[in-house]
Context: one part of a larger RNA
């Protein structure tokens, strides 16, 4: 390589945008490059094959014949792929009305807790554990009420519920802006999918310089606990948690499920539209669109389970994976302040 595969046995990039390239609606003309016919020339010989002869057979050796992946050139088809032209509107996309939303940036402002300071009442004893004990406290603490300081986080509502490409997002509110959904209508007229490299976004936790620091809390210190206890519980407590700008780029980044189109029973509950009976209205009910879940047929699967949101039925594009282990290391290149990160083997060995 070629077969066969990627939920869970090895394997789907963390996600997008997006350059080659790769594959693409629907109809007419017109070419003839793939693509099909027929031809004609080449595809030496020997050799292998098929057949006949020759040495007393056979190897050998002679003739003949067939066959050659192809390759070129002529002529012709014109349904398929391509090319050119012209038209379509169902894909795609834009306008215009209608929502629905913790989408995302910024500024402002709110209550309630928790510390910590003042001041007033007030007194032994408080905090903690399984039990203490270190710790706080007559230099007046814990409890209590007044006022103030300061960060960080937003209870109920919250829902199996919404939004976002993923990461992830939730207190009120100004201002700025991102997708999506429906319904009719109108324009453009295949403008599409994907998607190698490449650009961005990308929890946490780390770094780098500057703030801020209330509470939490690696590290660290005491006290227990124990044969020891570098732990599990306590008391204290620094980096970090935050905010501003720039770096890391990695996670059981998980639906362990790549992205698109079409297709193939149904039921039931949501969450946001449209359209209609029937009702004062509210709601119900029927259709209907687009999204989340639950069960479930046919199918698929080794099973378990998917199962119109598919692990079903097919196409198209693009990642990956080919016994365990060494090893996601080693050397090498490349990024990074570094810490590491991406690419990535072998000797052995089972």
């Nucleotide at each position: 390589c070629u077969g066969g595969g990627c939920g869970u046995a090895a394997a789907g990039c963390g996600c997008a945008c997006g350059u080659a390239g790769g594959c693409g609606g629907a109809a007419a003309u017109u070419u003839a490059a793939g693509u099909c016919a027929a031809u004609u020339g080449u595809g030496a010989a020997a050799u292998a094959c098929c057949u006949a002869g020759g040495c007393u057979c056979a190897a050998c050796c002679u003739g003949g014949g067939a066959g050659u992946g192809g390759c070129a050139g002529u002529u012709g088809a014109a349904a398929c792929u391509g090319g050119a032209u012209u038209u379509c509107u169902u894909g795609a996309a834009u306008g215009c009305c209608u929502g629905a939303g913790g989408g995302g940036g910024u500024g402002g402002c709110g209550g309630a807790a928790u510390u910590c300071c003042u001041g007033g009442u007030g007194u032994a004893g408080a905090a903690g554990u399984g039990a203490a004990a270190u710790u706080c406290g007559u230099a007046g603490a814990u409890a209590u009420c007044a006022g103030g300081a300061g960060g960080a986080a937003c209870a109920c509502c919250u829902g199996a519920g919404g939004c976002g490409a993923a990461g992830g997002c939730g207190g009120c509110u100004g201002c700025c802006u991102g997708g999506c959904a429906g319904u009719g209508c109108a324009u453009u007229g295949a403008c599409g999918c994907u998607g190698a490299g490449g650009u961005g976004c990308g929890a946490a936790a780390g770094u780098g310089u500057g703030g801020g620091g209330a509470g939490c809390a690696a590290a660290c210190a005491g006290g227990a606990u124990u044969a020891g206890a570098u732990a599990c519980c306590c008391u204290g407590g620094u980096a970090g948690u935050c905010c501003a700008c720039a770096c890391c780029g990695u996670a059981a980044a998980c639906u362990a499920u790549g992205g698109a189109u079409a297709c193939u029973a149904g039921g039931u509950g949501u969450u946001c539209g449209g359209a209609g009976u029937g009702u004062u209205a509210a709601c119900c009910c029927u259709c209907u669109g687009a999204g989340u879940a639950c069960c479930g047929u046919a199918g698929c699967u080794c099973a378990c389970g998917c199962a119109u949101u598919a692990a079903g039925u097919a196409u198209c594009c693009c990642g990956c994976c080919u016994g365990g282990g060494a090893a996601g290391u080693a050397c090498g290149g490349u990024c990074g302040c570094a810490a590491g990160g991406c690419u990535a083997a072998a000797a052995c060995u089972c």
Molecule: small-subunit ribosomal RNA, central domain
Organism: uncultured bacterium